[in-house]
Context: one part of a larger RNA
RNA sequence: CGCUGGUUAAGGAACUCUGCAAAAUGGCCCCGUAAGUUCGCGAUAAGGGGUGCCCUCUGGGGUUCACGCUCCGGGGGGCCACAGAAAAUUGGCUCUGGCGACUGUUUACUAAAAACACAGGACUCUGCGAACUCGUAAGAGGAAGUAUAGAGUUUGACGCCUGCUCGGUGCCGGUAGGUUAAGGAAGAGGGUUAGGCUUAGGCCGAAGCUCGCGACCGAAGCCCCGGUAAACGGCGGCCGUAACUAUGACGGUCCUAAGGUAGCGAAGUUCCUUGUCGGGUAAGUUCCGACCUGCAUGAAUGGCGUAACGACUGGAGCACUGUCUCAACCAGCGACCCG
Numbered sequence: 001c002g003c004u005g006g007u008u009a010a011g012g013a014a015c016u017c018u019g020c021a022a023a024a025u026g027g028c029c030c031c032g033u034a035a036g037u038u039c040g041c042g043a044u045a046a047g048g049g050g051u052g053c054c055c056u057c058u059g060g061g062g063u064u065c066a067c068g069c070u071c072c073g074g075g076g077g078g079c080c081a082c083a084g085a086a087a088a089u090u091g092g093c094u095c096u097g098g099c100g101a102c103u104g105u106u107u108a109c110u111a112a113a114a115a116c117a118c119a120g121g122a123c124u125c126u127g128c129g130a131a132c133u134c135g136u137a138a139g140a141g142g143a144a145g146u147a148u149a150g151a152g153u154u155u156g157a158c159g160c161c162u163g164c165u166c167g168g169u170g171c172c173g174g175u176a177g178g179u180u181a182a183g184g185a186a187g188a189g190g191g192u193u194a195g196g197c198u199u200a201g202g203c204c205g206a207a208g209c210u211c212g213c214g215a216c217c218g219a220a221g222c223c224c225c226g227g228u229a230a231a232c233g234g235c236g237g238c239c240g241u242a243a244c245u246a247u248g249a250c251g252g253u254c255c256u257a258a259g260g261u262a263g264c265g266a267a268g269u270u271c272c273u274u275g276u277c278g279g280g281u282a283a284g285u286u287c288c289g290a291c292c293u294g295c296a297u298g299a300a301u302g303g304c305g306u307a308a309c310g311a312c313u314g315g316a317g318c319a320c321u322g323u324c325u326c327a328a329c330c331a332g333c334g335a336c337c338c339g
Base pairs, nucleotide, nucleotide: 001334002333003332004331005330006329007328008327010325011324014323019320027051028050029049030048031047036041038157052079053078054077055076056075057074058073059072060071061070062069063068080084092318093317094316095315096314097313098312099310100309104116105115120155121154122153123152124151125150126149132141133140134139158305159304160303161302163235164234165233168232169231170228171227172226173225174224177223178222179221183217184216187213189211190210191209192208195204196203197202236254237253238252239251240250263297264294275291276290277289278288279287
């Protein structure tokens, strides 16, 4: 000097990113227990008191023929200690936000969470040799199930709700017209030549074979016409206007498929920003309550609430303390010195 323990005057979070760590609390019995609430809870809420031993009186249970043994108590009196759950084991508590309803699950070896799951909600597909999945297939799962079933996607208890937009993309439906493949194919053309003609150079040229063309007939699809947003998604700008000012219920105009409804809002979302006001503190970039100017909230990519729950996360207080002011001593083990 380090590590692991122990104790500490006065103060008591002044420490620090943070009460991290430590301390404190702790069992059982009795009293007592708030807001809120889904009436279950919250709750060991909180906050108090008791706890050993001796004597005496007394109630009840088990067992027993009985004596007795044993268990659960109640009343009164007394004794000792600093201390009676005498050791060990063994909740600190309260108030107030955020998120997630909850119990669960997870990154085996840096993340346990607000992530995943969840019961519940919704949409889509599937009529059974089901859809879907695995397999080239046979076959198998689904299921020895049958739409109150199964599969996929999504949201995520519960409560109140879930607005507008189908122009784009997707999906579903429609079929008149347009476009359109393989294939079929009338026909025209080229090559070849039996033959014919010839100025003797060549020219014409049937059938067959062959080479590419090809009107026209060709499905789905696409175009097209509709539907559909708890499908993917999207949800405006400028100017003016009320008898102080300010503001703008109101008006005009441009654009759009439609211009963000309810709710919430400086938010885990707010750049400017330590916004402004209020609360808490002597003092508060955090926190709580408001405001709304939402850079860039918003409704199952769910919106807003919510009792209970949480090794989650923010703020405050009580208790308690060597976290600190500010360090000291003790024990053990190292380091170090001597051998």